[in-house]
Molecule: transfer RNA
Organism: Candidatus Jorgensenbacteria bacterium GW2011_GWA1_48_11
RNA sequence: GCGGAAGUAGCUCAGUGGUAGGGCACUGCCUUGCUAGGCAGGGGUCGGAGGUUCAAAUCCUCUCUUCUGCU
Numbered sequence: 001g002c003g004g005a006a007g008u009a010g011c012u013c014a015g016u017g018g019u020a021g022g023g024c025a026c027u028g029c030c031u032u033g034c035u036a037g038g039c040a041g042g043g044g045u046c047g048g049a050g051g052u053u054c055a056a057a058u059c060c061u062c063u064c065u066u067c068u069g070c071u
Stems, first nucleotide, its partner, number of pairs: 001070007010024004018054001026041005047063005
């Protein structure tokens, strides 16, 4: 220099155009001496910018970070 993959909650991952979710963690409550369990709740402008569309985490372009292949 060229190509590929990944980026979504504190962590780990789903979600391939139509209200952003699961598990763990966190907070409160129930039970209790503890553990285990149950119920409820908070937390996200989906790496950044722009574009397409009635509508974008999702499609297109640029860009940043990480990993990887080639030279």